[in-house]
Context: one part of a larger RNA
RNA sequence: UGACGGGGACCCGCACAAGCGGUGGAUGAUGUGGAUUAAUUCGAUGCAACGCGAAAAACCUUACCUACCCUUGACAUGUCAGGAAUCCCGGAGAGAUUUGGGAGUGCUCGAAAGAGAACCUGAACACAGGUGCUGCAUGGCUGUCGUCAGCUCGUGUCAUGAGAUGUUGGGUUAAGUCCCGCAACGAGCGCAACCCUUGUCAUUAAUUGCCAUCAUUGAGUUGGGCACUUUAAUGAGACUGCCGGUGACAAACCGGAGGAAGGUGGGGAUGACGUCAAGUCCUCAUGGCCCUUAUGGGUAGGGCUUCACACGUCAUACAAUGGUCGGUUCAGAGGGUUGCCAACCCGCGAGGGGGGGGCCAAUCUCAGAAAGCCGAUCGUAGUCCGGAUUGGAGUCUGCAACUCGACUCCAUGAAGUCGGAAUCGCUAGUAAUCGCGGAUCAGCAUGUCGCGGUGAAUACGUUCCCGGGUCUUGUACA
Numbered sequence: 001u002g003a004c005g006g007g008g009a010c011c012c013g014c015a016c017a018a019g020c021g022g023u024g025g026a027u028g029a030u031g032u033g034g035a036u037u038a039a040u041u042c043g044a045u046g047c048a049a050c051g052c053g054a055a056a057a058a059c060c061u062u063a064c065c066u067a068c069c070c071u072u073g074a075c076a077u078g079u080c081a082g083g084a085a086u087c088c089c090g091g092a093g094a095g096a097u098u099u100g101g102g103a104g105u106g107c108u109c110g111a112a113a114g115a116g117a118a119c120c121u122g123a124a125c126a127c128a129g130g131u132g133c134u135g136c137a138u139g140g141c142u143g144u145c146g147u148c149a150g151c152u153c154g155u156g157u158c159a160u161g162a163g164a165u166g167u168u169g170g171g172u173u174a175a176g177u178c179c180c181g182c183a184a185c186g187a188g189c190g191c192a193a194c195c196c197u198u199g200u201c202a203u204u205a206a207u208u209g210c211c212a213u214c215a216u217u218g219a220g221u222u223g224g225g226c227a228c229u230u231u232a233a234u235g236a237g238a239c240u241g242c243c244g245g246u247g248a249c250a251a252a253c254c255g256g257a258g259g260a261a262g263g264u265g266g267g268g269a270u271g272a273c274g275u276c277a278a279g280u281c282c283u284c285a286u287g288g289c290c291c292u293u294a295u296g297g298g299u300a301g302g303g304c305u306u307c308a309c310a311c312g313u314c315a316u317a318c319a320a321u322g323g324u325c326g327g328u329u330c331a332g333a334g335g336g337u338u339g340c341c342a343a344c345c346c347g348c349g350a351g352g353g354g355g356g357g358g359c360c361a362a363u364c365u366c367a368g369a370a371a372g373c374c375g376a377u378c379g380u381a382g383u384c385c386g387g388a389u390u391g392g393a394g395u396c397u398g399c400a401a402c403u404c405g406a407c408u409c410c411a412u413g414a415a416g417u418c419g420g421a422a423u424c425g426c427u428a429g430u431a432a433u434c435g436c437g438g439a440u441c442a443g444c445a446u447g448u449c450g451c452g453g454u455g456a457a458u459a460c461g462u463u464c465c466c467g468g469g470u471c472u473u474g475u476a477c478a
Base pairs, nucleotide, nucleotide: 001478002477003475004474005473007472008471009470010469011468012467013466015462016461019426020425021424022423023422026316027315028314029313030312031311032310033309034307035306042053043052064302065301066300067299068298069297070296073127077126078125079123080122081121082120083119086103087102088101089100090099091098092097107116108115109114129291130290132289133288134287138285139284140280141279142278143276145274150189151188152187153186154185155184156165157164158163169180170179171178195268196267197266198265200236201235202234203233204232205231206230209226210225211224214223215222239262242256243255244254245253246252318419322378323377324376325375326374327373328372334366335365336364339359340358344354345353346352385416390411391410392409393408394407395406396405432454433453434452435451436450437449438448
């Protein structure tokens, strides 16, 4: 100087407390461990692994296993020889591949011979190739403490020195934020602000958007208009600016006015010096080591989808604040040409089949929002709750749904009556609850990333648990 203390003081955080809803019990989905297996590819392992890499494992993916094949190789550059490329037909084979036959002669230069480019085949060698090992050789990227308020430097001063001072102290703040004081005076990386979005207003603009007034229609449908809504560009607005109080005449805090918004208005992006030899050699790059008729390459089939069990994360429930049936109201944000697909017809139904209008989209379309509201019924029951499982019949995608897809209809109707010890999230348009969309994608979503609808309860407080910050103290620790 640090680190540590079941030492002290002060402060903060959904850390506790106060509340709301869960997990732990059930069934299913998914990941992991373990077991199994020819293979169940590999990685991730306290917080910070476990719906994680994977924003899609039927084939492909695919790295694994089995079998059959290739060896200058699927891919790159160089040398030589031959041939245009390419297309069609037949045989063998699970296919990769192999074996016959046929068609065919292009482009550039050149009068021609020929040469060249591109592509194919063959030969020999330099080499290719490796998701093989080492993340404890590395770059890059990332997680975490933590959006915590810290981490440092120059000069000066003090100290023999390691170092100290500044950065401590008195206040204050979300903040090393600011003020005052002080052997310090300044500065840098962080904080804040600048950026995006949302909340208010104005100006400009007015189609595909909107409709107050005037006509018109089944309908903003059409004429007309751009007031309003909205869209999208530019501005304004909030700064403790104003008033009162407290305070040290400071910084600031408390209350108030005005205001759409008030003290960082809400949300996002943004992550200092560093820590964990944290993670990743399977994104990529790369040192070293290793393989080179194989640890490289191709193909078919299988596996990653197994199942006594254990754990994590979720979905659905156990019902009446509910289930079912009928009627009815209101979003936002997105996607669409290998695409989204209307009207209409068929089907009990399947994002189904037929159909073909419109749309490269504020125009057309996906698209019916759901909870909600108004009625009816059920009457506490393993039920008109719950939907697992199984049987049958189908639809769709796709060469192909057996291993191993999703969905529909009929039948079946399991466990489950609110969950032990323990444990998680959340402070406001939040929790809870309800649906909608996108990426991936031929098909496949209870995952994930977004979007809006309805919309709470509680916070006395900091004694205690956990984590963190500042000062101080002790130390057989470094």